[in-house]
RNA sequence: GGUCUGGUAACUCAGCCUGGUUAGAGUACCUGUCUUAUAAGCAGGAGGUCCUGGGUUCAAAUCCCAGCCAGACCA
Numbered sequence: 001g002g003u004c005u006g007g008u009a010a011c012u013c014a015g016c017c018u019g020g021u022u023a024g025a026g027u028a029c030c031u032g033u034c035u036u037a038u039a040a041g042c043a044g045g046a047g048g049u050c051c052u053g054g055g056u057u058c059a060a061a062u063c064c065c066a067g068c069c070a071g072a073c074c075a
Base pairs, nucleotide, nucleotide: 001074002073003072004071005070006069007068010027011026012025013024020058029045030044031043032042033041051067052066053065054064055063
């Protein structure tokens, strides 16, 4: 330098191919319950610029372009 894969909650990830209901799960966190107390269990809650910018569209996490970051392979 080239090709490919990935970037979504604090963390690990789904959703993307095939655009359309409020963007979800587990763990962690907070509150309650339970317990002599803690943990575990149970119930509830909070938490997001979907990497950045632009384009297409009535509508973009999802499609297109450029860039940034990480990884694999080739040279």

This is a predicted structure of a 75-nucleotide RNA (transfer RNA) from a Nanobdellota archaeon. NCBI's taxonomy places the organism under Archaea, Nanobdellati, Nanobdellota. The same sequence occurs in records of 2 taxa. Its Rfam family is "tRNA". Gene Ontology term of the family: triplet codon-amino acid adaptor activity. The family's RNA type in Rfam is transfer RNA.